A computed fold for a 125-nucleotide RNA from a Chloroflexota bacterium, annotated as FMN riboswitch aptamer (RFN element).
[in-house]
């Protein structure tokens, strides 16, 4: 010096408001009452490394799924500028399973397990 390997902790965020009423109950009724964070306006949220300068939508990992070989979402325009599908202006677009009235936002597997990155420590050529 630092491949490599161990050890320890750490590692994910969100439905404000309104409108329908599937279903339920009262019940003197063609009345009233409860009823979706999931339906419909809207509202919000974005692991990690990398990239000429910031990235949920670019390359890549993780996360899911699979007996396994693998499989797995989404961006354009228009400025600035030496660089920016990252940054500013503007207009979209995506998010596992299971459950339940159809869910990225609620409940659960998870007090769970990962990339990764920090500290200690051993260490070949």
């Nucleotide at each position: 010096a630092g491949a490599u390997c161990c050890u320890u902790a750490u590692g994910g965020g969100g439905c404000a408001g309104g409108g329908u009423g599937a279903g339920g109950g009262g019940u003197u009724u063609u009345c009233c009452c409860c009823a979706a964070u999931u339906c419909c306006c809207g509202a919000u949220c974005g692991g990690u490394g990398g990239u000429a300068a910031a990235a949920a939508u670019c390359c890549a990992c993780g996360c899911g799924c699979g007996c396994a070989a693998g499989c797995u979402g989404a961006u354009c325009c228009g400025g600035u500028g030496a660089a920016a599908u990252u940054c500013c202006g503007g207009a979209a677009u995506c998010g596992a399973c299971g459950g339940u009235a159809c869910a990225g936002u609620c409940c659960g597997g998870a007090u769970g397990a990962a990339a990764a990155a920090a500290a200690g420590g051993a260490a070949a050529c």
The coordinates come from a structure-prediction model, not an experiment, and the mean pLDDT is 87.